Context: one part of a larger RNA
């Protein structure tokens, strides 16, 4: 000296453009963060419109659409670092796998059937919520049929699929709805793809030996179950093997990387913003459902906990955004918009998103810029020193003169958008005009080390202080003050790393 997610002290004009609970993975009021499709169903709870009634009111006919049944989606996007020294992670590799959507190919959508929700009844409950009867629809559901591939196989043969929606039309058929024909969106089944994931190997990955012996599914076969997939993954039976001083095993610590800091380098020290990957969602198990999960904002048991209760039961889960309490030397607004980017559903319109975009607070950091330029000596007044003669502060102020950055105020106004679509921003960046030096300077230090000295107070006191040491009556080292010297919207001081 550089360096910080920094804190504390005194002090602070002004943009930009990052950055902000490192501690208690402590506990959490309150809102919000994941919905979406009516072009897959039956439908009508409520709004508008129509048609009908003198009304009350009936009427899914129409825009539409609570709630249900059904699809995709909720495995992604957000957050935390608890746990992990481990194929977690970084690096080369690899064989024994799956992949919803999506891109390309080849074959195909025929025909029937039982149900349940919503809804009607009628019953339990203080509530969550429920039980019983009836009644329907589907891209739910289950069978038959058929199978280019697909998959079993004793090679004869046996097996297994599927759904409709929307528009758009001349004959012909049908009162009609539609048949039919045609786009489209979709559905089956296999292929390849491409994603995006699981496994598995080599060598790498912190500190202790005051930790040396460890291990029984343990090492290995065999056979069989399991998984999407190889395996001691399981389970039986056999064999007795594996691991370790190249550090087994236990114990402490701790997410890892890309990278960051420092360093001429080698190296050391970290791993906060950002981005890969793991792990985790009150704690511990545990499975369902699906292409994917043992699933933050799913469900189920066990626990602490904190709420409601009509005492019989019942709800929750901020390590998602913002808040509150705690804890701490410390670390934001219960803002604003879906305009943009990017996500999810849907054919679109659109909805939806505290991802995101912005904006708000804090000099937390980096960057820039401004507190005025230029002239002014009789070196003015104060102050301070004095050897009293002056010297300094000091061209500093006062004048004179110019200028207006930024802040103010007034006009004019974009890019972000292909659009009648802008939170930002009743107008931002920006551009012109006005006024007037006008609103803007402090902290630190002055004994050596280290750039900067006197005066007075104080008398080993009060006090300073990184070291070395200052201080006991003239103290450049304590306090004031005048000078002074360094940095400056910051200066120092404290921890911390090189």
């Nucleotide at each position: 000296g550089g360096a910080c997610g920094a804190a504390c002290g005194c002090u602070g004009g002004c943009g930009g453009c990052g950055u902000g609970c490192u501690u208690a993975a402590c506990a959490c009021a309150u809102g919000c963060a994941a919905g979406u499709c009516g072009a897959g169903c039956g439908g009508c709870a409520g709004c508008g419109c129509g048609g009908g009634g003198c009304a009350a009111c009936c009427u899914g006919g129409c825009g539409g659409c609570g709630a249900g049944c059904g699809g995709c989606g909720g495995a992604c996007g957000g957050g935390u670092g608890a746990g992990u020294a481990a194929c977690g992670c970084g690096u080369a590799g690899g064989a024994a796998u799956c992949u919803a959507c999506c891109c390309a190919g080849u074959a195909g959508c025929g025909g029937g059937g039982g149900a349940u929700a919503g809804c009607c009844c009628g019953g339990g409950g203080a509530a969550a919520c429920u039980c019983g009867g009836g009644c329907u629809a589907a891209u739910a559901c289950c069978g038959c049929a058929u199978a280019c591939g697909c998959a079993c196989u004793a090679a004869g043969g046996g097996g297994g699929a599927a759904a409709g929606c929307c528009g758009g039309g001349g004959a012909c058929c049908g009162c009609a709805a539609g048949g039919c024909c045609u786009g489209g969106c979709g559905c089956u089944a296999u292929c390849a793809g491409a994603u995006g994931a699981g496994c598995c190997u080599a060598a790498g990955u912190c500190g202790g030996a005051u930790u040396a012996g460890c291990u029984a599914g343990u090492u290995g076969g065999u056979a069989a179950g399991g998984u999407a997939a190889c395996g001691g993954c399981u389970u039986a039976c056999c064999a007795a093997g594996g691991c370790g001083a190249c550090g087994a095993c236990g114990g402490g610590u701790a997410g890892c990387u890309g990278g960051u800091c420092u360093g001429a380098g080698a190296g050391g020290a970290c791993g906060a913003c950002c981005a890969g990957c793991c792990a985790c969602a009150c704690u511990g198990g545990g499975a369902c459902u699906g292409a994917g999960a043992c699933a933050c904002g799913g469900c189920c048991c066990a626990g602490a906990c904190u709420c409601c209760u009509a005492c019989g039961g019942g709800a929750g889960g901020c390590a998602g955004c913002a808040g509150u309490g705690g804890g701490g030397a410390a670390u934001a607004u219960u803002g604003c918009g879906c305009a943009a980017u990017g996500g999810g559903c849907g054919a679109a319109a659109g909805c939806c998103u505290g991802a995101c975009g912005c904006a708000g607070c804090g000099a937390c950091g980096c960057c820039g810029c401004g507190u005025g330029g230029g002239g002014g000596a009789u070196g003015a007044c104060g102050g301070c020193c004095u050897u009293c003669g002056g010297g300094u502060u000091g061209u500093a102020a006062a004048c004179c003169u110019c200028u207006u950055u930024c802040a103010g105020c007034a006009g004019g106004g974009a890019c972000g958008g292909a659009g009648u679509u802008g939170a930002c921003g009743u107008g931002u960046a920006c551009c012109u005009g006005c006024a007037g030096a006008a609103g803007a300077a402090g902290c630190g230090c002055c004994g050596g080390c280290u750039a900067a000295c006197u005066a007075c107070g104080u008398g080993c006191c009060a006090g300073c202080a990184g070291c070395c040491g200052c201080g006991g009556u003239a103290a450049u080292a304590c306090g004031u003050a005048g000078g002074g010297c360094g940095c400056a919207a910051g200066c120092g001081u404290u921890g911390u790393c090189c």